[in-house]
Context: one part of a larger RNA
């Protein structure tokens, strides 16, 4: 030196745990903001860095409830208080709420600087202080007012719980709008109208009561299944890809323009009427309604509006059933023996494994205050019929067309039907438009105005609940001071780190020694090779003894 064995260090794998995650279900809720958010900035305790909580009234005022012995957050100790005249604590409703942030008096290198008015304190006066106000755009209403006479821009003035920002890297509408890719290249196509952006809403949003489908007739939209990868489109290549119809979810329909009449107020004017607007009655549809005229009903039922509100719900909470014992052991829940209760043996704790110690569980009970609320009540709102004739009325630069686009599952193609741009340009019920070029014939629905729960999309958050989810190199990035700490001009990037014990009973007091370092006694505990560098304590590597080999 090398094996090997033992007894150590070193190191943190392993095993067991969990306070953190993940993920799903059900119901809730789906917004906050100029009454100043969301997010911060500084501040605040006796002592106070950090987190958390609160705002110069600062870990907390007021009050109305529930609660019933302790109690002054994380977080020990000392100090000083609070507390059955009911505190700490838990829930409703209020004050207070500094400074930045849309930030809005004006400025600015966020948390600062400087200021106008009013009124207050304060000063011999100044200063200096305290409260309130003052951005901008939009709607309303007023005053004034140019070029340029009326006028108009324009200024100004006064209200107004109006906008403005944040949010959930979700969900929905709309604009704008690629590429990489695949066609085994690539250019029409494809990826896709997808991703990004930008606008705007809502707790849902589009949609929605046929100028419909399409051949048998149905009868508004949305969703899911089917039909179907069918009919089709398609350098007929890669690809793309319906619909009716059927089966189920939900279920709901309505309201103007306009004819007509009637009022107001303007303009025209031949003074009798025309026009034009506002209001008020009327009316609203395709087996054609309607208005004008004739007859008949004034009570029925109904609403998605708006208030109030019963009942339930939400936001604290109450009660809630049954056990002792003998060994073992540090400790009994474990073993024995005997017994209970069970609408409760869910699940967690208690010094090992507990139905009957404790917290709960199952069942039942509950609210002073706020909120919900489809029952109700009260406002408002809607609410019909018939005949006779055929005077009027039914959404115009509208529909139709021509050219050029777009979207249609359909890429000009035979290409409708729908949207748009440009030009052109009707008819009015014997009227338009459609049934996939056109035309006949048969039919189908009534354009050019508007609303509309429901079934359906999502989850930043709340409650309960659950996992053949993970268990600290896993699970979020983050179980702990984490988006910390570091890092980077910035934009951004981004850890590591959990475990003493049942209880701190966390080693009093002696040694050692330069020692608040480490240790040796003693002492605690079951246990200290459980000493806060703490469960368990592998490996590699070190060290020390002892065997054997050379």
């Nucleotide at each position: 030196a090398g094996c090997a064995a033992u007894a150590g260090g070193u190191g943190g794998a392993u095993g067991c745990c969990u306070u953190g995650g993940c993920g799903a279900u059900a119901c809730c809720a789906g917004g906050c903001g100029a009454u100043g958010a969301a997010g911060g900035a500084c501040g605040u305790g006796a002592c106070a860095a950090g987190c958390u909580g609160c705002g110069a009234u600062a870990a907390g005022c007021u009050u109305c409830g529930g609660g019933g012995a302790g109690c002054g957050g994380c977080a020990a100790a000392u100090a000083c208080g609070c507390u059955u005249u009911g505190a700490u604590c838990c829930g409703g409703a209020g004050a207070u709420u500094u400074c930045c942030g849309a930030a809005u008096g004006g400025g600015g290198a966020a948390a600062c600087c400087c200021g106008g008015c009013u009124g207050g304190a304060g000063u011999a006066a100044u200063a200096u202080c305290c409260a309130g106000u003052c951005a901008c755009u939009u709607c309303a209403g007023g005053u004034u007012g140019a070029a340029u006479a009326c006028a108009u821009a324009g200024a100004c003035c006064u209200g107004a719980u109006a906008g403005a920002g944040c949010g959930a890297u979700a969900c929905c509408c709309g604009g704008u709008g690629a590429a990489g890719u695949g066609a085994a290249a690539c250019a029409u196509c494809u990826c896709a109208g997808u991703a990004a952006c930008c606008g705007g809403a809502g707790g849902a949003a589009u949609a929605g009561a046929a100028a419909g489908a399409g051949a048998a007739u149905c009868g508004a939209u949305u969703c899911c299944g089917u039909a179907a990868g069918u009919a089709g489109c398609g350098g007929c290549g890669a690809g793309c890809g319906a619909a009716a119809g059927c089966g189920g979810a939900a279920c709901a329909g309505c309201c103007c323009a306009a004819a007509c009449c009637g009022u107001c107020a303007g303009g025209a004017u031949u003074u009798a009427u025309c026009u034009u607007g506002g209001c008020g009655g009327g009316g609203u549809u395709g087996u054609a309604g309607g208005a004008g005229c004739c007859c008949g009903a004034c009570g029925u039922g109904g609403g998605a509006c708006c208030a109030a509100u019963a009942a339930u719900g939400u936001u604290a909470g109450a009660g809630g059933a049954a056990g002792c014992u003998u060994c073992u052991g540090g400790a009994a829940a474990g073993c024995u023996g005997c017994u209970c209760c069970a609408u409760a043996g869910a699940g967690g704790g208690u010094g090992a494994c507990a139905g009957a110690c404790c917290c709960g569980u199952a069942c039942u009970c509950g609210a002073a205050a706020a909120c919900u609320g489809c029952a109700u009540u009260g406002g408002c709102c809607c609410u019909a019929g018939g005949g006779a004739a055929u005077u009027c009325c039914u959404g115009a630069g509208u529909a139709g067309c021509a050219c050029c686009g777009g979207a249609c599952a359909c890429g000009u193609g035979a290409a409708a039907c729908c949207c748009g741009g440009u030009g052109u340009g009707a008819a009015u019920c014997u009227g338009u438009g459609c049934c996939g070029a056109c035309c006949a014939c048969g039919g189908c629905a009534u354009a050019a105005g508007g609303c509309u729960a429901a079934a359906u999309a999502c989850u930043c958050g709340g409650u309960a609940u659950c996992g053949a989810c993970c268990g600290a190199u896993a699970g979020u990035g983050a179980a702990c001071u984490a988006g910390u700490a570091c890092c980077g001009u910035g934009a951004g990037g981004g850890a590591a780190a959990g475990g003493u014990g049942a209880a701190a009973a966390g080693u009093a007091c002696c040694c050692c020694u330069g020692u608040u370092a480490g240790g040796g006694g003693a002492g605690u505990g079951a246990a200290a090779u459980a000493g806060u560098a703490c469960c368990u304590g592998a490996a590699a590597c070190c060290u020390a003894u002892u065997g054997c080999u050379u």
A computed fold for a 550-nucleotide part of an RNA from an Opitutales bacterium, annotated as large-subunit ribosomal RNA, domain I. It matches the Rfam family "Bacterial large subunit ribosomal RNA".